[in-house]
RNA sequence: UCAGAUGGCUGGAUGGCCGCUCUCCGAAACUCGCAAGAGCGUAGGAGGGAGGAAAGUCCGGGCUCCACGGAGACACGGUGCCGGCUAACGGCCGGCGGGGGCGACCCCAGGGACAGCGCCACAGAAAUGACACCGCCAAAUCCUCCUAAGCCUCGGCGAAGGAGGACGGCAAGGUUGAAAUGGUGCGGUAAGAGCGCACCGCGUCCUUGGCAACAAGGGCGGCAAGGCAAGCCCCACCGGGAGCAAGACCAAAUAGGGACGGCACGUAAUCCGUUUCCGGAUAGCCGUCCGGGUAGGUCGCGAGAGGCGUCAGGCAACUGCCGUCCCAGAGGAAUGGCCGUCCAUUGCGGGCAACCGCGAAGACAGAACCCGGCUUACAGGCCAUCUGACGUC
Numbered sequence: 001u002c003a004g005a006u007g008g009c010u011g012g013a014u015g016g017c018c019g020c021u022c023u024c025c026g027a028a029a030c031u032c033g034c035a036a037g038a039g040c041g042u043a044g045g046a047g048g049g050a051g052g053a054a055a056g057u058c059c060g061g062g063c064u065c066c067a068c069g070g071a072g073a074c075a076c077g078g079u080g081c082c083g084g085c086u087a088a089c090g091g092c093c094g095g096c097g098g099g100g101g102c103g104a105c106c107c108c109a110g111g112g113a114c115a116g117c118g119c120c121a122c123a124g125a126a127a128u129g130a131c132a133c134c135g136c137c138a139a140a141u142c143c144u145c146c147u148a149a150g151c152c153u154c155g156g157c158g159a160a161g162g163a164g165g166a167c168g169g170c171a172a173g174g175u176u177g178a179a180a181u182g183g184u185g186c187g188g189u190a191a192g193a194g195c196g197c198a199c200c201g202c203g204u205c206c207u208u209g210g211c212a213a214c215a216a217g218g219g220c221g222g223c224a225a226g227g228c229a230a231g232c233c234c235c236a237c238c239g240g241g242a243g244c245a246a247g248a249c250c251a252a253a254u255a256g257g258g259a260c261g262g263c264a265c266g267u268a269a270u271c272c273g274u275u276u277c278c279g280g281a282u283a284g285c286c287g288u289c290c291g292g293g294u295a296g297g298u299c300g301c302g303a304g305a306g307g308c309g310u311c312a313g314g315c316a317a318c319u320g321c322c323g324u325c326c327c328a329g330a331g332g333a334a335u336g337g338c339c340g341u342c343c344a345u346u347g348c349g350g351g352c353a354a355c356c357g358c359g360a361a362g363a364c365a366g367a368a369c370c371c372g373g374c375u376u377a378c379a380g381g382c383c384a385u386c387u388g389a390c391g392u393c
Base pairs, nucleotide, nucleotide: 001389002388003387004386005385006384007383008382009381010380012342013341014340015339016338017337018336020049021048022047023046024045025044030039031038032037051364055375056374058373059372060371061370062369063243064242065241066240076239077238078237079236080235081095082094083093084092085091096110097108098107099106100105111234112233116232117231118228119227120226133174134173135170136169137168141166142165143164144163145162146161150157151156182200183199184198185197186196187195201223202221203220204219205218206217207216208215209214247299248298249297250296257290258289259288260287261286262285263284269282270281271280272279273278306325307324308323309322311320312319313318343362345360346359347358348357349356350355
């Protein structure tokens, strides 16, 4: 210098004018009060006013209501190497194992396949009680043919040899597939084969190290044991349900309900006291009171698993002590608009260049009960540590 890896920060700055929302103060006016004063809060003044993701609503909690005597079992859902952190987590940190990269580093739902069931498409000979299509072999047994020595009645006969075949042997090589029953080499064999041996791999036992996952070393075993549990399942652990439209309080008008009182009034209707008489109640209107619900209002609602800093412990996640700060709380929903200067970005033009002029646009996106995470979106800029290559000294 170039190419990368990891972690973190930032997310336009500043001034003017006009606005918005919340909190506090609040002249005058108005209302109440004899007054002192109180209320109302207009004008005005002071102060606060989005994010790293406020997003998706995917996990975990706080909080609220509902359900619930305790324990266990079953069902359902979730998580899944080991250790730690945390209020908790499917999160984070540190390790282990596997895979990728020259490397910094990155990726992995990463328990169990001798508890059981199931599946393994297509292709292929064969997909799990493994198998034999091409191919390799001719040692053994049998058959046919040929022939040497030799024999003979000269036609032939004749194996321990040769050729072909039957019964067979093999799994080295080829072919299929995501996957083919260990790999390489030497020996061995008719050809082969863990058939034998060495090394590697695998299984198992022991020792050592480690809290553990696991690692290293040694002995034994020729190898028996395919894959899939993001198929059922088994094992271990975790889990009541719903959510701020949770929930609590205050409470109109109108309609309707109840209680009491009054008025009206036929004794007409219905009901009750068995029936007649008689008595009572109901149905109408008015007044007072009570209670439920709606509109509306208030709370929940931001001092918190809180931010920042020093120190201490820890590799780290994180924790502790002390100091310091207060940092949006609306509710159809404020946090905005215009202009100037600067800042980087970019287009065009000019200039040898530094640069100048004109123009464009300023990423993703916006709280709604709160917090811890994850995931997703994001123009541009900055910082730290590390890796590789090349060059120079």
Bacterial RNase P class A from Rhizomicrobium sp., 393 nucleotides, folded computationally. The gene name in the source record is rnpB. Its Rfam family is "Bacterial RNase P class A". The family's RNA type in Rfam is ribozyme.